The part of an RNA shown here (large-subunit ribosomal RNA, domain I) has 544 nucleotides and comes from an uncultured Clostridia bacterium. Its Rfam family is "Bacterial large subunit ribosomal RNA". Model confidence (mean pLDDT): 85 of 100. It was read from a public genome assembly.

Context: one part of a larger RNA
RNA sequence: AGCGUAGGGAGAAUGACUUGGCAUCAGGAGCCGAAGAAGGACGUGACAAGCUGCGAUAAGCCCGGAGUAGGAGCAAAUAUCCAUUGAUACCGGGAUUUCCGAAUGGGGAAACCCGCUAAGGCAAUACCUUAGCACUGUAUGGUGAAUACAUAGCCAUAUGGAGGUAACCCGCUGAACUGAAACAUCUAAGUAGGCGGAGGAAGAGAAAGAAACAUCGAUUUUCUUAGUAGCGGCGAGCGAAAGGGAAAGAGGCCAAACCAUGGGCAGCAAUGCCUGUGGGGUUGCGGACUGCAUAAUUGAUUUAAAAUCUUUAGCAGAACACUUUGGAAAGAGUGACCAUAGUAGGUAACAGUCCUGUAAGCGAAAAGGAUUUUAACAUGGCAGUAUCCAGAGUACCAUCGGACACGUGAAACCCGGUGGGAAGCCGGGGGGACCACCCCCCAAGCCUAAAUACUACCUGAUGACCGAUAGUGAAUAGUACAGUGAUGGAACGUUGAAAAGAACCCCGGAAGGGGAGUGAAAAAGAACCUGAAACCCUAUGUUU
Numbered sequence: 001a002g003c004g005u006a007g008g009g010a011g012a013a014u015g016a017c018u019u020g021g022c023a024u025c026a027g028g029a030g031c032c033g034a035a036g037a038a039g040g041a042c043g044u045g046a047c048a049a050g051c052u053g054c055g056a057u058a059a060g061c062c063c064g065g066a067g068u069a070g071g072a073g074c075a076a077a078u079a080u081c082c083a084u085u086g087a088u089a090c091c092g093g094g095a096u097u098u099c100c101g102a103a104u105g106g107g108g109a110a111a112c113c114c115g116c117u118a119a120g121g122c123a124a125u126a127c128c129u130u131a132g133c134a135c136u137g138u139a140u141g142g143u144g145a146a147u148a149c150a151u152a153g154c155c156a157u158a159u160g161g162a163g164g165u166a167a168c169c170c171g172c173u174g175a176a177c178u179g180a181a182a183c184a185u186c187u188a189a190g191u192a193g194g195c196g197g198a199g200g201a202a203g204a205g206a207a208a209g210a211a212a213c214a215u216c217g218a219u220u221u222u223c224u225u226a227g228u229a230g231c232g233g234c235g236a237g238c239g240a241a242a243g244g245g246a247a248a249g250a251g252g253c254c255a256a257a258c259c260a261u262g263g264g265c266a267g268c269a270a271u272g273c274c275u276g277u278g279g280g281g282u283u284g285c286g287g288a289c290u291g292c293a294u295a296a297u298u299g300a301u302u303u304a305a306a307a308u309c310u311u312u313a314g315c316a317g318a319a320c321a322c323u324u325u326g327g328a329a330a331g332a333g334u335g336a337c338c339a340u341a342g343u344a345g346g347u348a349a350c351a352g353u354c355c356u357g358u359a360a361g362c363g364a365a366a367a368g369g370a371u372u373u374u375a376a377c378a379u380g381g382c383a384g385u386a387u388c389c390a391g392a393g394u395a396c397c398a399u400c401g402g403a404c405a406c407g408u409g410a411a412a413c414c415c416g417g418u419g420g421g422a423a424g425c426c427g428g429g430g431g432g433a434c435c436a437c438c439c440c441c442c443a444a445g446c447c448u449a450a451a452u453a454c455u456a457c458c459u460g461a462u463g464a465c466c467g468a469u470a471g472u473g474a475a476u477a478g479u480a481c482a483g484u485g486a487u488g489g490a491a492c493g494u495u496g497a498a499a500a501g502a503a504c505c506c507c508g509g510a511a512g513g514g515g516a517g518u519g520a521a522a523a524a525g526a527a528c529c530u531g532a533a534a535c536c537c538u539a540u541g542u543u544u
Stems, first nucleotide, its partner, number of pairs: 001543009015529001016494002020466002022463007029455002031164002039100003042055003046078001050074002061094005070082003105114003115133007135161009168199001169197005179186001183233001209216002220247005230238002251447003254391001258279009284425001286389003289384004298378002302376011314362002320335005336353002338342001344356003396420007406432001427442005481488002501528001504515004
């Protein structure tokens, strides 16, 4: 020195555990903000570095409710206090809420600096306190240039906006890699990205529809039709609709004619033009107008009342003993009991009957939510047809684009740029070029619940999901740390049932150790459950 055996050290795997995650389901909620948000800075405790809470009234103040014996957060100890005159903890309402931040008096290198006006304190214009002072849309009023009337401008008052937010939604804008086995039309894809806007959903929506000689009757979503009909360097690929089944179900309001009543402009006036308000009216065999009639019905609106249910604290809740092993009983043995409760967690090992709970049941001063009913309010009829009305730079055409499953095609329908440009109910649009017949419908105004999409957030439940190199990046942390910055971004869980956390003695400067003591165990001693291997050491056997 190698190999073997034994005992240790070091090391952290493994096993067991779970405070943390992941996913799904159901219900709720779906917004916050100039009455200053989201997010922060700085403070705030007897002592106070961090987290949490709170805001100069600062781990808190007031009121109401429910509730009971302890309490002053995480977090031990000490001190000092609070509490049956009901504290702490819980729920509802209120008060306070520094500074920054849309940040809004002006500035600014966020959490800072500097003002003006008024009122109060004061001798004071110093200083202090309180309040107001940004921009902008709309409405109304005032004032008022060049310039006579006027207008622009300026000012005041009232009311709104501004910023944040996970996904879902609508609009505008809009790639490339890629595929086509290269690549240009095409595809990827109207995707990603950018911008704007909204809501709890959004968008769409009550036929100028779909069909086919029969009809249906707003929209949305879904199953099917169907990878069909089609489109396509007819390549790669793209890809419907009608119809049928289901979910849900709801229809309304203006403009105009006409009537009434105001305003403005032009004009000597008659009158003409523009315009406000109220009534009327809303459809495809209409309405105005004329005549007759005036209630049933319905309601998505608002207000009030009532009822029921529900959310935000809670209340109450059955039934077991003995023996035995053990450190400890919930184990074992014996004999019982409850069960609308044998889900679950805890308790010194495995508990229906020990604790918290669970089943079934009960409960709100206050603040919300939903539904229903009633009342108010709104809605609401028939006949006639001479005249009047029924959405214009619109429909449509040309051209160029876009969008339709449809790439210009025979290319309709729909949308837009440019140029032209109707009819007026004896009217107009559509039925995939176009024409005729036939059929369907009424554009150029608006609103509309439900069925549908999503989950930052709250509650409950569940898992052939993970179990500390896993599961979120995070058993908490966007921390420590790195970077000028944008940004990148960790690791660290476990004594024991209970600290009973080792008084005292000995060696040592200490660290550490030996006794003693605690404990079931200290080979559980805080570098603490189990404690593999590499690696190191000691002893011994053997080989060289």